[in-house]
Order: sequence, then structure tokens, then C1' cells
RNA sequence: GUUCCGUUGGUCAAAUGGUUAAGACGGCUGACUUUCUAUCAGCAGAUGGGAGUUCGAUUCUCCUACGGAAUUCCA
Repeated sequence: GUUCCGUUGGUCAAAUGGUUAAGACGGCUGACUUUCUAUCAGCAGAUGGGAGUUCGAUUCUCCUACGGAAUUCCA
């Protein structure tokens, strides 16, 4: 350099092109408790960036960034 795979909250992780992107851990607040742990309730937090296709894109296509794997050939 080329080809392929991957990128979603702090971490893990789901979503057949169609409701306000599910859930777990963790965080915060409250309840309970003499206190802690545990338990229960609630809250906040994410689709790497850009373009295209589409009525509609996390999902399909292209470019780009980053990470990983394979390859080191022919003229």
C1' cells in the first nucleotide's frame, strides 16, 4: 500500500429500514434501617465524523478517523 472485520452512556450489551434506542453493572436521589450492607422506587447518561439512497437509516451504500486481522504479489 491492498483486502476484510469492528466502532452504540463510565463498562458490558440488544435493537427485522418504522413508537421517545431495550437491558445489566456502575453513578446520583429517595424510601427502609440506630448505622452499614442488602432490598425497593425514581433520575441522569450513548449510535466515531461526513455524504448519499429512502416517506423514514444504529441498520443499506460511499468517503473519512481510529482499532484489529490477513497479505508483501504482478506488470